This is a predicted structure of a 72-nucleotide RNA (transfer RNA) from a Spirochaetota bacterium. The source organism's lineage runs through Bacteria, Pseudomonadati and Spirochaetota.
[in-house]
RNA sequence: ACCGAUAUAGCUCAGCGGUAGAGCAGCGCCCUUACAAGGCGACGGUCACUGGUUCAAUCCCAGUUGUCGGUA
Numbered sequence: 001a002c003c004g005a006u007a008u009a010g011c012u013c014a015g016c017g018g019u020a021g022a023g024c025a026g027c028g029c030c031c032u033u034a035c036a037a038g039g040c041g042a043c044g045g046u047c048a049c050u051g052g053u054u055c056a057a058u059c060c061c062a063g064u065u066g067u068c069g070g071u072a
Base pairs, nucleotide, nucleotide: 001071002070003069004068005067006066007065010024011023012022013021018055027041028040029039030038048064049063050062051061052060
């Protein structure tokens, strides 16, 4: 340089165009003499950025940026 993949909660990841979820972590409560384990609950997101398509975009298209891989 070229080709491809990828970017969603603190972390690991789902999410086949119609108001964004799980597990873990952290917080609160229950349980226990206490701790761990377990149960319940709440919190936590400008869906990388900029445009486009659409009545409607995390999702489709283009570009930018970051990361990973491949070719040379």
Rfam family: tRNA. From the family's description: Transfer RNA (tRNA) molecules are approximately 80 nucleotides in length. The sequence is in RNAcentral, with records from ENA. The prediction has a mean pLDDT of 83.